[in-house]
């Protein structure tokens, strides 16, 4: 590296360094940037995927059966902590591109044109974690 799941329209910004481009790739498109962007450090913070804890729910066994109690487990599943490992901290992953549905109008009976157009879902690629391997 490839595999596999799961989320991706919510959140959260200072300062120091550095100097010219940057938003993942390619086209368009639209932003950011010498009022210093991107990036590197520091601190700060956001969120809660994994750890951890709690409590239910469920499982087992015991109280002759039920109800109910009790005791044990608690991996899967719902809540709710906590913030240790990660992640994140302009615009939806900044927008389309590939698929499918759906909409108007003008000209006109037809081949179209505004149209690479507009609103929906999905794939695709990617980012992020958790497995695996």
């Nucleotide at each position: 590296a490839c595999c596999u799941c799961a989320u991706c329209c919510a959140g959260a910004g200072g300062g120091g360094c550095u100097g010219a481009g940057g938003g993942a790739u390619a086209c368009g498109g639209c932003c950011c940037g010498a009022c210093g962007a991107c990036g590197c450090c520091c601190c700060g913070g956001c969120a809660a995927c994994c750890a951890c804890c709690c409590g239910c729910a469920c499982g087992c066994u015991c109280g002759a059966c039920g109800a109910c109690g009790a005791g044990c487990g608690g991996c899967a599943g719902c809540g709710g902590g906590c913030a240790g490992g990660u992640g994140c901290c302009a615009a939806u992953u900044c927008c389309g591109u590939c698929c499918c549905c759906g909409c108007c109008g003008c000209a006109c009976c037809c081949g179209g044109c505004g149209a690479u157009g507009c609103g929906g879902g999905g794939a695709a690629a990617g980012a992020u974690g958790a497995g695996a391997g």
Overview:
The prediction has a mean pLDDT of 78. The RNA shown here (SAM riboswitch aptamer (S box leader)) has 133 nucleotides and comes from Micromonospora chalcea. The model forms 97% of the base pairs in the Rfam consensus. NCBI's taxonomy places the organism under Bacteria, Actinomycetes, Micromonosporales, Micromonosporaceae, Micromonospora. It matches the Rfam family "SAM riboswitch aptamer (S box leader)". Rfam links the family to the GO term regulation of gene expression.